[in-house]
């Protein structure tokens, strides 16, 4: 790094430092932040994907629960939102008017990503 699986609308904060950014990428937007950003350290926490352990229940190693000891992850905001497809209802804009077309709304899907795990 690649691949496949699973999850992503829930949870969690203080100090050092350091000095202007940050929120994945591209773009639009919104929002944090000198009353102090990102990174960096300590310290504290969340949750339960991996190993271990404690109970069941299955019987060839799977499933429910506990717990949180180690391996990570994480600790503003739906993964900030939206961008691409389909739908739905017929709001707005365009036009003399329909058909169409755009735009918002609102749901599902994809795509991306990011976290574990397994494998290459």
């Nucleotide at each position: 790094g690649a691949u496949u699986u699973a999850u992503a609308a829930a949870g969690a904060c203080g100090g050092g430092c350091g000095g202007a950014g940050a929120g994945a990428a591209u773009a639009g937007g919104c929002u944090c932040u000198g009353c102090g950003a990102a990174a960096c350290c300590c310290g504290g926490g969340c949750a339960a994907c991996c190993u271990g352990c404690c109970g069941g229940a299955a019987a060839c190693c799977u499933c429910c629960g506990a717990a949180a000891a180690g391996g990570u992850g994480c600790c503003a905001a739906u993964a900030c939102c939206u961008a691409c497809c389909u739908g739905a209802a017929g709001g707005g804009c365009u036009a003399a008017a329909a058909u169409g077309g755009c735009c918002a709304u609102c749901a599902g899907g994809a795509c991306u990503u990011a976290u574990a795990a397994a494998c290459c």
Predicted 3D model of a 120-nucleotide RNA (SAM riboswitch aptamer (S box leader)) from a Bacteroidota bacterium.
The model forms 91% of the base pairs in the Rfam consensus.
The sequence was found by an Rfam model in a public genome assembly.